Predicted 3D model of a 72-nucleotide RNA (transfer RNA) from a Chloroflexota bacterium. It was read from a public genome assembly. Its Rfam family is "tRNA". Rfam classes the family as a transfer RNA.
Order: sequence, then structure tokens, then C1' cells
RNA sequence: GGCUGGGUAGCUCAGUGGCAGAGCAGCGGCGUCAUAAUCCGCUGGCCGUGGGUUCGAAUCCCACCCCAGCCA
Repeated sequence: GGCUGGGUAGCUCAGUGGCAGAGCAGCGGCGUCAUAAUCCGCUGGCCGUGGGUUCGAAUCCCACCCCAGCCA
């Protein structure tokens, strides 16, 4: 340099055009003599960046940035 896959919550990841989600973590509650587990609830997002298409984009298109792999 070329090709492929990926970038979404603090972490690991779903979501392939129509209200952005789950598990874990965190916080509060319940519970216990006390602590923990379990259980209930809550918080948490510029969907990598900038454009384009569309009534509508995390999702489709273009460019760029970053990560991993393969080829040279």
C1' cells in the first nucleotide's frame, strides 16, 4: 500500500430503514445482629468523524480516523 471484518452505556456485545437495548459493573432499596448472595428499582449514549440519499439513518452511499486479521 491492497483486501476483509470491526468502532453502539464504564466493560462485553445485540440491534441491517420507523421510540437506541441486554448482561455485567455502578447507585438506591429489600434482606441480615452485621456482611454477602438472591430479589426489586434507578442512573448511564454526539451509535468513531464529516458529508450525502430518504418523510425518516446506528442501519444505505462517499470520504477520512482508529483497531484486528490476511496478502504484498